[in-house]
RNA sequence: GAAGGUAUAGCUCAGUGGUAGAGCAUGUGUCUAGCAUGCGCGAGGUCCUAGGUUCAAUCCCUAGUGCUUCCA
Numbered sequence: 001g002a003a004g005g006u007a008u009a010g011c012u013c014a015g016u017g018g019u020a021g022a023g024c025a026u027g028u029g030u031c032u033a034g035c036a037u038g039c040g041c042g043a044g045g046u047c048c049u050a051g052g053u054u055c056a057a058u059c060c061c062u063a064g065u066g067c068u069u070c071c072a
Stems, first nucleotide, its partner, number of pairs: 001071001003069005010024004018055001026042005048064005
């Protein structure tokens, strides 16, 4: 220099054009003499940024940024 992939909760990852979820972690209640486990409930997200398409965009398109793979 060229071509791809990826960006969503604290972490690892789903997700579909119509107001976003799981596991772990965390808070709380219960259980226990106590701890752990188990069970119930909750908090936590400007879906990387900026535009465009659309009645409506996390999703589609374009550009940018970070990370990453491959080729030279």
About this RNA: A computed fold for a 72-nucleotide RNA from Camelus ferus, annotated as transfer RNA. The source organism's lineage runs through Eukaryota, Vertebrata, Sarcopterygii, Camelidae and Camelus. Rfam family: tRNA. The family's RNA type in Rfam is transfer RNA. The sequence is in RNAcentral, with records from Rfam. Model confidence (mean pLDDT): 81 of 100.